Two RNAs folded together computationally: RNase P RNA and transfer RNA, 436 nucleotides in total. Its mean pLDDT, the model's own confidence on a scale to 100, is 75.
RNA sequence: GGAGUCGGCCAGGCAAUCGCGGAUAAAUAUCCUUGUGAUAUUUAUUGGAGGAAAGUCCGGGCUCCAUAGGGCAGAGUGCCAGGUAACGCCUGGGCGGCGCAAGCCGACGGCCAGUGCAGCAGAAAGUAAACCGCCUAAGUUCAAGCUUGCUUGAACCGGUAAGGGUGAAAGGGUGCGGUAAGAGCGCACCGCGCGACUGGCAACAGUUCGUGGCACGGUAAACCCCACUCGGAGCAAGACCAAAUAGGAAUCCUACAGGUGCGGCCCGCACUGGAUUCGGGUAGGUUGCUUGAGGGCUACGGUGACGUAGUUCCCAGAUGAAUGAUUGUCCUCGACAGAACCCGGCUUAUCGGCCGACUCCCUUU
RNA sequence: GGCGCGGUAGCAAAGUGGUAAUGCUGUGGACUGCAACUCCGCCAUCGUCGGUUCGAUUCCGACCCGCGCCU
Numbered sequence: 001g002g003a004g005u006c007g008g009c010c011a012g013g014c015a016a017u018c019g020c021g022g023a024u025a026a027a028u029a030u031c032c033u034u035g036u037g038a039u040a041u042u043u044a045u046u047g048g049a050g051g052a053a054a055g056u057c058c059g060g061g062c063u064c065c066a067u068a069g070g071g072c073a074g075a076g077u078g079c080c081a082g083g084u085a086a087c088g089c090c091u092g093g094g095c096g097g098c099g100c101a102a103g104c105c106g107a108c109g110g111c112c113a114g115u116g117c118a119g120c121a122g123a124a125a126g127u128a129a130a131c132c133g134c135c136u137a138a139g140u141u142c143a144a145g146c147u148u149g150c151u152u153g154a155a156c157c158g159g160u161a162a163g164g165g166u167g168a169a170a171g172g173g174u175g176c177g178g179u180a181a182g183a184g185c186g187c188a189c190c191g192c193g194c195g196a197c198u199g200g201c202a203a204c205a206g207u208u209c210g211u212g213g214c215a216c217g218g219u220a221a222a223c224c225c226c227a228c229u230c231g232g233a234g235c236a237a238g239a240c241c242a243a244a245u246a247g248g249a250a251u252c253c254u255a256c257a258g259g260u261g262c263g264g265c266c267c268g269c270a271c272u273g274g275a276u277u278c279g280g281g282u283a284g285g286u287u288g289c290u291u292g293a294g295g296g297c298u299a300c301g302g303u304g305a306c307g308u309a310g311u312u313c314c315c316a317g318a319u320g321a322a323u324g325a326u327u328g329u330c331c332u333c334g335a336c337a338g339a340a341c342c343c344g345g346c347u348u349a350u351c352g353g354c355c356g357a358c359u360c361c362c363u364u365u
Numbered sequence: 366g367g368c369g370c371g372g373u374a375g376c377a378a379a380g381u382g383g384u385a386a387u388g389c390u391g392u393g394g395a396c397u398g399c400a401a402c403u404c405c406g407c408c409a410u411c412g413u414c415g416g417u418u419c420g421a422u423u424c425c426g427a428c429c430c431g432c433g434c435c436u
Stems, first nucleotide, its partner, number of pairs: 001361010012330007020048001022046010032035001050336001054347002057345005062234004069267004074230005079093005094108001095106004109225002114223002116219002131164002133160003139156008172190006191214001192212005197206003238287004248278006258272004294313008331334001366435007375389003383419001391407005412428005
């Protein structure tokens, strides 16, 4: 100097004016329940979207149903250990893959419990198979030759998984021996399975030892098996105040029952007569609501995720729903995008810029 | 805001691991003097992008679009 990897941060700046909605304080006016009151107006001060507020894909808090109970069904997760309120998230490790490397990626339990599936092609597709090829050793028949019981040739019956071909997939690899030709048929090395030993909490690993000629084929994001987890609904949950559901008519069902909560079913628990039609009648408000598994800094423990302790800060809370407009100026000319109960994650969208750590290549010293 | 369902040809609509039925429409041909009817053909990125598998409309994940319910 070039190429790259990982982590963190920022998300146009400044000023002026006019607006929008929140909180606090003061003043004024009105009301009556006479108060640290409510409402309205004005003034002042203060703070007012995000890293994803998004998708609603996971997990939790909170609320109601029983304190969330038992069983079946169902759903989810899936190497090991740890972190966490919890998780399908995160951290560290193992194994596999990619990369020269820094580093990145992985739904990564089990088809020697069982059942299923594999179209087409191909001879054969699951304790398999002879189409081409290779071989005629054994057996049978025929022919020829002669050395008269042998040789040669052909056919049949056969042998053969080395080679070709089919397929996504064809039952270890290389070499030597062996054979009629072949073949783990035998041997050596490599690989694989099983057991032991050693290291490790474990997953797992090994220039270790022994043993087996050797697949145990693929598919579980097929049913399933194993281990673990999961009750349902959602702030339009729910709570409070208030109006109405009045008074009625008709029909039907029912008593160790039925219905509702209970939105898979059974048990169980709680409450209680219930259903349909006609007709009558209605009005919304307050709360939940933001102080929280919260943020910053420091110290300590831990490889790390994270935890503990101290100190400090308060940082939107609307309910027709607020963050905008105009002007000036500067620059590198500004992406994706807007809270609606809250939080932890993941995923997706995103112009660019800054900082730190590391890797590889080239050059110079 | 929350919850649920769906996307297959121009329209409707089956299929849920082995390469997409059917009806209407459109279109080419046959029949006819010309037509209608009828008959024979043709017309599919299975919403998009990835993954699992030998193989995906189907199974899994992410995204896009449409519809419905709760005040």

Rfam match: Bacterial RNase P class A. Its family is annotated with ribonuclease P activity, tRNA processing and dimeric ribonuclease P complex in the Gene Ontology. Rfam classes the family as a ribozyme.